A computed fold for a 62-nucleotide RNA from an Acidobacteriaceae bacterium, annotated as Fluoride riboswitch aptamer (crcB RNA motif). Its mean pLDDT, the model's own confidence on a scale to 100, is 77. The sequence was found by an Rfam model in a public genome assembly.
RNA sequence: GACGUACAAGGCGAUGGAGUUCGCCUUUAACCGCCGUUACGGCUGAUGACUCCUACAAAUCU
Numbered sequence: 001g002a003c004g005u006a007c008a009a010g011g012c013g014a015u016g017g018a019g020u021u022c023g024c025c026u027u028u029a030a031c032c033g034c035c036g037u038u039a040c041g042g043c044u045g046a047u048g049a050c051u052c053c054u055a056c057a058a059a060u061c062u
Stems, first nucleotide, its partner, number of pairs: 009026005016053006033043004
């Protein structure tokens, strides 16, 4: 220096925060949405999943 294994720890799951839980990755990684005429235009969603808060959007009432 390279490879492998184990432990610990950390990170990630298309836009914010918290809790729970699941999965993935070990820094050359996991991850970085979809469609189209792909220069650019269009569409859904603040979650991987659940709950709450915040932001945004729609409708109704005062």